Predicted 3D model of a 1401-nucleotide RNA (small-subunit ribosomal RNA) from an uncultured bacterium. The coordinates come from a structure-prediction model, not an experiment, and the mean pLDDT is 84.

RNA sequence: AGUCUGAUCAUGGCUCAUAUUGAACGCUGGCGGCAGGCUUAACACACGCAAGUUCGAACGGUAACAUAAAGAAGCCUCGCUUUCUUUCGAUGACGAGCGGCGGACGGGCGAGUAAUCGCUCGGGAAUCUAGCUUAUGGAGGGGGAUAACUACGGGAAACUGUAGCUAAUACCGCGUAAUAUCGAAAGAUUAAAGUGUGGGACCUUCGGGCCACAUGCCAUAGGAUGAGCCCAAGUGGGAUUAGGUAGUUGGUGAGGUAAAGGCUCACCAAGCCGACGAUCUCUAGCUGGUCUGAGAGGAUGACCAGCCACACUGGGACUGAGACACGGCCCAGACUCCUACGGGAGGCAGCAGUGGGGAAUAUUGCGCAAUGGGGGCAACCCUGACGCAGCCAUGCCGCGUGAAUGAAGAAGGCCUUCGGGUUGUAAAGUUCUUUCGGUAGCGAGGAAGGCAUUUAGUUUAAUAAACUAGGUGAUUGACGUUAACUACAGAAGAAGCACCGGCUAACUCCGUGCCAGCAGCCGCGGUAAUACGGAGGGUGCGAGCGUUAAUCGGAAUAACUGGGCGUAAAGGGCACGCAGGCGGUGACUUAAGUGAGGUGUGAAAGCCCCGGGCUUAACCUGGGAAUUGCAUUUCAUACUGGGUCGCUAGAGUACUUUAGGGAGGGAUAGAAUUCCACGUGUAGCGGUGAAAUGCGUAGAGAUGUGGAGGAAUACCGAAGGCGAAGGCAGCCCCUUGGGAAUGUACUGACGCUCAUGUGCGAAAGCGUGGGGAGCAAACAGGAUUAGAUACCCUGGUAGUCCGCACAGUAAACGAUGAAUACUCGCAGUAUGCGAUAUAAUGUAUGCUGCCAAGUGAAAACGUUAAGUAUUCCACCUGGGGAGUACGCCGGCAACGGUGAAACUCAAAGGAAUUGACGGGGGCCCGCACAAGCGGAGGAACAUGUGGUUUAAUUCGAUGAUACGCGAGGAACCUUACCCGGGCUUGAACUAAGCAGGAAGAUGGGCAGAGACGCCCGUUGUCUUCGGACCUGCUUGGAGGUGCUGCAUGGUUGUCGUCAGCUCGUGCCGUGAGGUGUCGGCUUAAGUGCCAUAACGAGCGCAACCCUUCUCCACGUUUGCCAUCAGGUAUAGCUGGGCACUCCGUGGAUACUGCCAUCGUAAGAUGUGAGGAAGGUGGGGAUGACGUCAAAUCAGCACGGCCCUUACGUCCGGGGCUACACACGUGUUACAAUGACCGGUACAGAGGGAAGCCACCAGGCGACUGGGCGCUGAUCCAUCAAAACCGGUCUCAGUUCGGACUGGAGUCUGCAACCCGACUCCACGAAGCUGGAUUCGCUAGUAAUCGCGCAUCAGCCAUGGCGCGGUGAAUACGUUCCCGGGCCUUGUACACACCGCCCGUC
Repeated sequence: AGUCUGAUCAUGGCUCAUAUUGAACGCUGGCGGCAGGCUUAACACACGCAAGUUCGAACGGUAACAUAAAGAAGCCUCGCUUUCUUUCGAUGACGAGCGGCGGACGGGCGAGUAAUCGCUCGGGAAUCUAGCUUAUGGAGGGGGAUAACUACGGGAAACUGUAGCUAAUACCGCGUAAUAUCGAAAGAUUAAAGUGUGGGACCUUCGGGCCACAUGCCAUAGGAUGAGCCCAAGUGGGAUUAGGUAGUUGGUGAGGUAAAGGCUCACCAAGCCGACGAUCUCUAGCUGGUCUGAGAGGAUGACCAGCCACACUGGGACUGAGACACGGCCCAGACUCCUACGGGAGGCAGCAGUGGGGAAUAUUGCGCAAUGGGGGCAACCCUGACGCAGCCAUGCCGCGUGAAUGAAGAAGGCCUUCGGGUUGUAAAGUUCUUUCGGUAGCGAGGAAGGCAUUUAGUUUAAUAAACUAGGUGAUUGACGUUAACUACAGAAGAAGCACCGGCUAACUCCGUGCCAGCAGCCGCGGUAAUACGGAGGGUGCGAGCGUUAAUCGGAAUAACUGGGCGUAAAGGGCACGCAGGCGGUGACUUAAGUGAGGUGUGAAAGCCCCGGGCUUAACCUGGGAAUUGCAUUUCAUACUGGGUCGCUAGAGUACUUUAGGGAGGGAUAGAAUUCCACGUGUAGCGGUGAAAUGCGUAGAGAUGUGGAGGAAUACCGAAGGCGAAGGCAGCCCCUUGGGAAUGUACUGACGCUCAUGUGCGAAAGCGUGGGGAGCAAACAGGAUUAGAUACCCUGGUAGUCCGCACAGUAAACGAUGAAUACUCGCAGUAUGCGAUAUAAUGUAUGCUGCCAAGUGAAAACGUUAAGUAUUCCACCUGGGGAGUACGCCGGCAACGGUGAAACUCAAAGGAAUUGACGGGGGCCCGCACAAGCGGAGGAACAUGUGGUUUAAUUCGAUGAUACGCGAGGAACCUUACCCGGGCUUGAACUAAGCAGGAAGAUGGGCAGAGACGCCCGUUGUCUUCGGACCUGCUUGGAGGUGCUGCAUGGUUGUCGUCAGCUCGUGCCGUGAGGUGUCGGCUUAAGUGCCAUAACGAGCGCAACCCUUCUCCACGUUUGCCAUCAGGUAUAGCUGGGCACUCCGUGGAUACUGCCAUCGUAAGAUGUGAGGAAGGUGGGGAUGACGUCAAAUCAGCACGGCCCUUACGUCCGGGGCUACACACGUGUUACAAUGACCGGUACAGAGGGAAGCCACCAGGCGACUGGGCGCUGAUCCAUCAAAACCGGUCUCAGUUCGGACUGGAGUCUGCAACCCGACUCCACGAAGCUGGAUUCGCUAGUAAUCGCGCAUCAGCCAUGGCGCGGUGAAUACGUUCCCGGGCCUUGUACACACCGCCCGUC
């Protein structure tokens, strides 16, 4: 940082980014330097080498070689070489042997070991130490053996026996000897070895002696080095390991050791270790250091260095200064090998190497040139230590793969809004350079020494030898074809890997379509995937890059630094209390803790700092710092601790007073239930939502009297009291614990807390013995229910009660451990005290409510803290698995206590917020219910839909919010569908190129269903001469009612004409959010008023707009006709007029304005007044933020995808009109409030030139033939109908109803077959008011009656949109149904109850 939520805060886990590695795997790979390289099988090992031919200057010697000598042979060479033989230890040397030193170092590995056998660090005393070194002294004189060798044997071999000879620095006595050892002393005891070189004199058995030097030897005392031993502290996990131990613990004595010690033994005592974790068990070499981290810590112990342990496994000793010994011995075991089967040999955890195991780790290399080691006087020899090289990108570091210039921003790729962008100065091109690599050349340093010779000095009798210092000479290099340098050619030979949704730097296209796949966490993929795969581009790192594994970090997520525990995980049920931890006040003392200084130690390397060396770096190297520690010593004394003496404020005791359901025991009281007996009395009682089971005529229930028995204690009673908690209630008595208050006296820190422990501990339960009225698990029956092993009812047993004994748990809760101190207040209450008036009030101890500071994630807590501090105890560390399993402890049992893991998830949980929801609450509204009127659902038909059918029945709309909907007109057309026939730059559009022609208008013929094809004509000349226009061909491209309404615009439906939805500033809250917008009243209304941490504002409401109702002004024809005149007498017809009506325009009017009552106001009320109209007057238009991924790609537009001789386009015919059936919406009816016939009256609003059509004539009629007027306030459709008047019918399937059918026609139209409307005649079906259920409507409304218009050739219109005529009923009211609004409450819901989620099968 990501991740739980719609959002928020906090809790809490998971995950990521960093650094690191002895790594491995995948892809890739130019060079060099420096490092590193079996983490697994302490598995098994072929072969070679790794400790000695090291010393002849310890020894006897001479197997081999060489020197030397002699002989023989050979020769063209006669003195040579070759060959052969023999001799010689005299010489160089040397096999085997004897002897010395070294094989205890160096090298490897980590199995074991958790330690009184380790390691680290600091101390200690009872020890040894070869070689080295210092000092002193010595080194005399003898002896006997033995290997080698010889002889004879045994054995397959390894090896070995017997006899004989010989030497020593091998071995053994003697002598000598102390500052050695023993002892108090006297005294006693104890050693040795020579060899080499040189040499003047002297001696000689000729070997030498002797002298000098060198080296070796013996004894003693030191030093240095190395080693052994002891002690403290530190150094893993597990208590589901709590007791362990008999040489065990100590003592005395002895033995043993280099040395202390039960190390061993005898005897004596009974100790010793352990909750500060003994014993047991699992794991593990330890450290300097390494990795990480700010640090504290955590993890780790490869390489390098120190220590330990081990050497096939186990045991043992020998030798030695040193071992219980990696390349020594013995025994046992396993394994391998040889064998003549009798017996033998071996030990790579040395260096290489092999097999095996494994994800995985190298050459059977070169050299002793250097460093170091062993032996030697030395030369030298040995050295898989070591120095080098080889392999491996395993790591770290460095370098390179070119540099400059270069815009036509090339080509190609990719993307695109088609303009362009990007790859990209990148490339090409031009000009340069040559590191590294290649070829060739040149060429350091690592070399110091040693040897020979020589000079000087030391030593010496000495010029010798030896030693010291120097000169000269010839020499010593594995690496190595070295490093470095130089020359040559040429950009020439040298770039990849991962990633690109967020975390996390980096984006587009294509493919795929919950497939294939990705993924560290969240998660991505279901047709527009920046998350899969590919490509282009980009980002990061770069000879590497990713992945996996592992560690630390982040993680304050075990919290010492640095966490928590009321509700998130977490306070033990409560108390007492040992150990432990902590502790009031004054003084003196001490100096353990604490603080300061000194000293020693804390190996080196490493880390850090400053320098130096490799061209730089890594690396190497010099110095310093650091090593925070331990030990020791000196000083300080405030605080803590120890010691001593005091004090009284903590704690306690006594006296005085006091409240109480505190506890235990014993008596006793009344009411009630039940039962029993008797009396009265009769049919029910009881119970429930309603019932039934049950009781009752064998007398219940009811009522009266008497009795029995058990349990519990009404009222008082309370937010009240007491108790540690559990808990405690009638009244009285006895015994007893604790608390509170006042004032004195006393003790003098006696205190607080408390693991283990002890006691108490509701209810249920268990054991035993009683008791049993009521109640009541289990059980039975009745109901309820889909079922009902429940809720309800009737019964009913354990139990509930008492005594004794167990059990030991509860939401044992204030979900809040105990104690002390401090920190504003207000109020109530219980008890005590003071003073009072039985008041107010003060004080102390309790209980209770509210609030401040502060705290808290918040809600909340708040002197009774969850505040501020201190002390001690218990407990927690993601959810599930699980308080489960196993083990142990307790229990009679039931069970209780303690208490995991595997596996699995990315969450689980807390508080609060906004919504939504609730068969939660409150308030309110609506034809929502109710009250009414008329319908639908039954019939026939019309129309739409589903379904079915079909070549096609084109498509869409589907709860409300689809279904007389898109469609306001499907016979062709429309038309999108089907069949068949045609066309392919196309029916319509546009650009370019080429060719031709004006364009165009028009007649006719032929085949064909037509599209279309073929043919014959008539007419026709724009131009500024560029062209415009047309035809044909070609190209770019058209076209698509093809898909996606879940890619979209626009439009629309719905909630809903519901009253809501928001913003700015301020304020509140850590925040999401809240406030405003809540509350009271009011309204149709978030309408208004009042109140108010809110004040204002916006979109909605209302108003503004249209229409209607009244009036006024103006205007006057096509309208009107009151007055005047004319007139066929009655048609405003005419003159005339504009008064009225109407029309048109512009105004007015209504605002709760007035009055009364109520009310703070807003406002409400009133058959109030006035008024045409009265409280938004009626109607319309007007639809907030948003919801439904609502509807529409087929009205239009549009992204993406798809088709292109077809999914485009044209034509003929068919279909959309099908029909067992189901649903919706309607029409007509079922009749008398009616039907039919005749007469007669009154509208409004619209329409009319391819039109409406007067009037006349024909026809029964639809209509037809003439024909006036009208482009319309003039003419026409146009006589409105119901109503009213008169008549017929008389309750019936009818004179109701009109479907269906037959016949005859009319009209429109190319055309009425599928498939039109209308007319006439005839036919005359169902249907007699409609089940459950359901719809509309509150007034000019419902109901009913007709009229008109759009679309339109005609029309399937009974539809839609309008117009007027006639004209009701009802509303008590808001309990209920439906929908909605506001406030509030609960929530484990947020896709939001059509949610979530549990169990069974």